Glycine riboswitch aptamer, 89 nucleotides, folded computationally. The sequence was found by an Rfam model in a public genome assembly. Rfam family: Glycine riboswitch aptamer. Gene Ontology term of the family: glycine biosynthetic process. Model confidence (mean pLDDT): 75 of 100.
RNA sequence: ACGACUGCAGGGGGAGAGACUACACUUGUAGCGCCGAAGGAGCAAACAGAUGAUGUGAAUCUCUCAGGCAAAAAGACCCCUGUAGGACG
Numbered sequence: 001a002c003g004a005c006u007g008c009a010g011g012g013g014g015a016g017a018g019a020c021u022a023c024a025c026u027u028g029u030a031g032c033g034c035c036g037a038a039g040g041a042g043c044a045a046a047c048a049g050a051u052g053a054u055g056u057g058a059a060u061c062u063c064u065c066a067g068g069c070a071a072a073a074a075g076a077c078c079c080c081u082g083u084a085g086g087a088c089g
Base pairs, nucleotide, nucleotide: 005085006084007083008082009081010080011079012078013077018032020031021030022029023028033069034068035067039065040063041062042061046056047055048054
């Protein structure tokens, strides 16, 4: 300070994939099939290192451990409001 940007709180929007099969009889256990947008893990450029090994290293990408596959809830991300901090000048 007409406050970049960040945290928190509230409100709004917000995708995908079996209401599969068996048992149980109520969200359970097992089996098969799938999804990618909580969380988690992997890495490109770049940087460090000695031009090496290696390390650091992002995502809605990849994996699918966790989670999810009617509705509801959750939900990355986006917008608004409030609040706390706050860069350049």